A computed fold for a 350-nucleotide part of an RNA from a Minisyncoccota bacterium, annotated as small-subunit ribosomal RNA, central domain.
[in-house]
Context: one part of a larger RNA
Order: sequence, then structure tokens, then C1' cells
RNA sequence: UUGGGCGUAAAGGGUCCGUAGGUGGUUGAAAAAGUCUCCGGUUAAAUACUAGGGCUUAACCUUAGAAGUGCUGGAGAUACUUUCCAACUAGAGGGCGUUAGGGGCUGAUGGAACGGUUGGUGUAGGGGUGAAAUCCGUUGAUAUCAACCGGAACACCAAAAGCGAAGGCAUUCAGCUGGGGCGACCCUGACACUGAGGGACGAAAGCGUGGGGAGCAAAAAGGAUUAGAUACCCUUGUAGUCCACGCUGUAAACGAUGGAUACUAGCUAUCUGAAGUGUCGACCCUUCAGGUGGCGAAGCUAACGCGUUAAGUAUCCCGCCUGGGAAUUACGGCCGCAAGGCUAAAACUC
Repeated sequence: UUGGGCGUAAAGGGUCCGUAGGUGGUUGAAAAAGUCUCCGGUUAAAUACUAGGGCUUAACCUUAGAAGUGCUGGAGAUACUUUCCAACUAGAGGGCGUUAGGGGCUGAUGGAACGGUUGGUGUAGGGGUGAAAUCCGUUGAUAUCAACCGGAACACCAAAAGCGAAGGCAUUCAGCUGGGGCGACCCUGACACUGAGGGACGAAAGCGUGGGGAGCAAAAAGGAUUAGAUACCCUUGUAGUCCACGCUGUAAACGAUGGAUACUAGCUAUCUGAAGUGUCGACCCUUCAGGUGGCGAAGCUAACGCGUUAAGUAUCCCGCCUGGGAAUUACGGCCGCAAGGCUAAAACUC
């Protein structure tokens, strides 16, 4: 609960696609459903209202009148909404040309580092810490050189930079593939926006099956520390981390800010494209368009701050909030192999 809100106080769905629905550009014609005007019917009586009357007054009783909203019939109006017809191009989409990019998938590829195996040199320590010890080493370690094997991640470039709907994406090359920007024209002709349900995607961890396993490392073991030390530190170390396929469906999934459109001072940096002037050229300057940042007029805000990438001014659609706790819970339902997820109360209490 006909109200006010959602960056930080409670509150934006993790993201996108899209069904129903809601909303919707410009011009003309018609219709007349909504809308508006007029007339008629009905809207019982009582009550209520106005003006009278009757009980001494009032309450009460009684007479008359007016009013009222809804429903309905008829006659009209046509600006707006709606319906239908015709047309348009400023929204949207397509074609053509051009362009940037860690966008995605698959396969290959390179060097550094690390670990291991074998061999050479070489000898008594190494490692680790605040200090130590557990630990490794005369069956030759550590160190150093060479060869080979292995898995994972890609230093510098690197940026307040780029791309993607979000999650996210970085060695290099190739193949396949999605989206975007800009330019001058051509085409379609409102085909649009949002989106309850629904569908798809969705970090990490976790689960299933099969591989793989260098380093790291929950669990576990030992050594220390300590009053204790189920920790912090050290030595080991299994799941996991990696790959394929399937599941899970959650995060401070954050810009803690839903999407779309229009309007409202600027300055500055940077990325991308185009045009123009100057120049032999590299390049620089100016202008336009699209992104990413910083600072700020007006305005907004409780303040902090936001400020053409709005938290300003407006419109449309969706989601959500309504004192704290109990409670991201119980019960029920749906989903899941499980872990659990989604939906979601109350008693009681302050």
C1' cells in the first nucleotide's frame, strides 16, 4: 500500500535472447470503440438535503421539491487514443566500401623458469628460520656443465589502453566464426522499445566418468612457537589446480547505479574511423562520428558526491523495498547424483 522510494540508509533480477502483455515516429482519408455534448428511460420506499406543515419547542411525524452517481436507448462532435485504408523516411533493419580489437572455437608452435632421469667435474655439507629442528647428503647431496623427458603458465611490450551481453579474454602462427565503428549513396518502409512466464550463457569452489599430474596446495603427518597452539613459521604432502565430456547455477556476479529514447555549459587526456588545410613526406593542426577516463556550469543529493558514459530534466516497460532479530530459516513445492539451489512464512522478542 490511491503514498514514497531503490550508488552508500531496506530495495536493480548475474547477463542476454525472447512469448504473452504494456508502450510506440510523420502525413492524409474513413469509421466512431474510448472520449466529449445534448435529450429520454431507469437509479423502490425509508434515510440524507431544501422549503413548508403538525404535536407548547426539540427529538419525532408529515407534505412538496430538488439533487445525485451508475447502467441503458437515441441524436450529434472528431482534436487526442483506437480500428481500417493509402502514403512517407528522421526510428529500426539490409546492401556497398573501409576499419580497430587479449571477442569465441579448433589445431599447431616458441623461449625463459621449474621438477625429474642419465652422464661429466667436484667434496662435505645443503636446506630452512626471528632462532632452530624435522628434512636431504659419503649408496656422493648442494654447486656446476651437457643431453633427454614432463606438465603448467605466458616476463618485457602493457597503458587511466583494447574487445565482449555479462561471466570473462594476452607467447606466436594458421583455419573457422560472432559482434562493433566510420563513409557516401542505394534498398525495405515503423518492421520499434521493454519484457511476466520461458530459454540460453554464466568466475571460483564442488560433483560424475576417463585421462594427466611439473609447480602450487585444502585435508593429513612431522618439526617449531606457546601456558596451550587442532593456527600464524618450517619440512613433507593427498584431493584439487590442467584436458575431454556431463552436471552444479552461485559470488563484494560491483559502477554495490536495470533497459530504451530525447533534451540540458564547457575544458582536458586517450583509443578507433572519416574529411579538410598545410607539408616532398613522416607527421602535426582543425572539424565530425563512436568509445574509455579526469575536472567541472546549471541542476540534483541528507551528506558524500553525481554531473552529455547523470545520481540533471522528461516519457515508456520490467525487477525490487516497506523497522531490527528470528530468517538468504522452517514447512511445502520445483530442480540437483550429492553438496545444495530457487521460491518463502509464523510463533516469539526488542
Its mean pLDDT, the model's own confidence on a scale to 100, is 87.
It was read from a public genome assembly.